[in-house]
Context: one part of a larger RNA
């Protein structure tokens, strides 16, 4: 030096555990904000920092309920307090008060958490300085005062009052505007990716769409939305890659309405008094209406307003039934003998507990605030028959030409829909559609508006579950984590869990500068001693055996 073996050191794998995650489902809620949000800065405790809470009334104040013998957050210890059967300890819940400074930030400014003002009122001073409270941004709407160029009128402008907006958020879902490329076509240009991503605007708890100028086809249906099917069909397509319906049928859910116009009445203005324009009311809305005649005073309804039964949310209450012996540090284990069960889900307790504790089943409960809204009241809406053919039925619209787009449909025979340019009708004896076009036939009535449900999503809250993870896993974060740290910045982004049943966390003595250790003591265990469960391997030693 090597090999083997025993005992250690180091190290932190493995096993076991779980405070934390992940995923799904159901319900709730779907917003917050100039009454100053989201998010922060700085403060605030008997106490240095951190987290949490709170705001100069600062781990809190008031009040109403619940609960209550113990409390003063994480967080122990010390000190000092509060309270113990209640009208006020603490805790939980409802409502209120306070709520510095920054931040849309809004009196002006600014390098966020700072600086400097005006006006009104108050405090203080001999007076000023000082100080407190309130108020003062912009834009838009409405009302109102004033009021130019232009001696009138009007408008612009300027002021005052009042109402609203602004920002944040899950940037998930929805609507609209702008709108790629990688890619695929085995290259690539039409095409595809895709009207996707991204950006912008806007809204709601849903949004959008919606009450036939619709489909259909000789039979009929009867708003919209969503699902299944039809169907990878018919089509479309450098007929390549690909794209890809509809009718019909079956379901979910169902709900229909209001204007404009004609006409009438009244008012105002103008004018040639018969008329025109404007306003208000009535009327009226597709089985068309107005108009004329007849008939009815009732029927049915509501999505509006107010009240409100009920139910629910935000604290809670109550809740059955077991003992002994043995082993053990400890009984829930074993043995023996019982009991409850609308409760043998689950968790805890010194090992594995239906009967020890918290729960669980079945029940019960609210002073206050909120949600729901049976029902009631009010308000509002609501019909017919016949006749006539005088009036009305949404105009730079429908349609056309050119250029685009969107329709499953790439210009095609290309309808239907939208529109940048140029044009440009008709009024029911009219007009649009039925996939070029024409005829017949059929269906419908554009150019105004509103409308719940079925549908989409989940940041947040509550509950439940898992052939999901178990500390290099599971969220980046089980722990002072978006922290430490890195970066000028946008941004990037960790590591780090486990003594024990209970601190009983080792009084005292010894080596000693400390660290560390040896006794003693605690404990079931200290090779469980805080660098603390288990404690693998690499790596480093010591003893012994063999060997060189």
């Nucleotide at each position: 030096g090597g090999u083997g073996u025993a005992c250690g050191g180091u190290g932190g794998a493995u096993g076991c555990c779980u405070u934390g995650g992940c995923u799904u489902c159901a319900g709730u809620a779907g917003g917050c904000g100039a009454u100053g949000a989201a998010g922060g800065a700085c403060g605030u405790g008997u106490u240095a920092a951190g987290c949490u809470g709170c705001g100069a009334u600062a781990a809190g104040c008031u009040u109403u309920g619940g609960u209550g013998a113990g409390g003063g957050g994480c967080a122990a210890a010390a000190a000092c307090c509060c309270g113990u059967u209640a009208u006020u300890a603490a805790c939980c819940a409802g409502a209120g008060a306070u709520u510095u400074c920054c931040g849309a930030a809004u009196g002006g400014g600014a390098a966020a958490a700072c600086c400097c003002a005006g006006c009104a009122g108050g405090g203080g001073u001999a007076a000023u300085g000082c100080u407190c409270u309130g108020u003062u941004a912009u834009u838009g709407g409405u009302g109102u005062g004033u009021g130019a160029a232009u001696u009138a009128a009007a408008u612009a402008g300027c002021g005052c009052a009042u109402c609203a907006a602004g920002g944040c958020g899950a940037u998930a879902c929805c609507c609209g505007g702008u709108g790629a490329a990688u890619u695929g076509a085995a290259a690539c240009a039409u095409c595809u990716u895709a009207g996707u991503a991204a950006c912008c605007g806007g809204a709601g708890g849903a949004a959008a769409a919606u009450a036939a100028a619709a489909c259909a086809a000789u039979a009929g249906u009867g708003a919209u939305u969503c699902c299944g099917u039809a169907a990878g069909u018919a089509g479309u397509g450098g007929c390549g890659a690909g794209c890809g319906a509809a009718c019909g049928c079956g379901g979910a859910a169902c709900a229909g309405c209001c204007c404009a116009a004609a006409a009438u009445a009244c008012c105002c203005u103008g004018u040639u008094u018969a008329c025109a324009g404007g306003g208000u009311a009535u009327g009226g809305u597709g089985u068309g209406g107005a108009c004329c005649a007849c008939a009815a005073u009732g029927u049915g309804g509501u999505a509006c307003u107010u009240g409100a039964a009920u139910g629910g949310a935000u604290a809670g209450c109550a809740g059955a039934a077991u003992c002994a012996a043995c082993u053990g540090g400890a009984a829930a284990g074993u043995u023996g003998a019982g009991c409850c069960a609308u409760a043998g889900c689950g968790g805890g307790u010194g090992a594995u507990a239906g009967c020890c504790c918290c729960u669980u089943a079945a029940g019960c409960g609210a002073a206050a605030u909120c949600c729901u809204g049976a029902c009631a009241a009010g308000a509002c809406c609501u019909a017919g028959u016949g006749g006539u053919a005088u009036c009305c039925c949404g105009a730079g619209u429908a349609g056309g030409u050119c250029g685009g787009a969107a329709c499953a449909c790439g210009u095609g025979a290309a309808a239907c829909u939208c529109u940048g340019a140029c044009u440009g009708a008709a009024u029911a004896u009219a007009g649009g559609a039925g996939g070029c076009c024409c005829a017949c036939c059929u269906c419908c009535u554009a150019a105004g508006g509103c409308u719940a449900a079925a549908u989409a999503c989940u940041a947040a809250c509550u509950g439940a579950a898992g052939a999901c993870c178990g500390a290099u896993a599971g969220c980046g974060u089980a722990c002072u984590a978006g922290u430490a740290c890195c970066g000028u910045g946008a941004g990037g982004g960790a590591a780090a869990g486990g003594u024990g049943a209970a601190a009983a966390g080792a009084a005292c003595c010894c080596c000693u500068g400390g660290a560390g250790g040896g006794g003693a003591g605690u404990g079931a265990a200290a090779u469980a001693g805080a660098a603390c469960c288990u404690g693998a391997a690499a790596c480093c030693g010591u003893g012994c055996a063999c060997u060189u």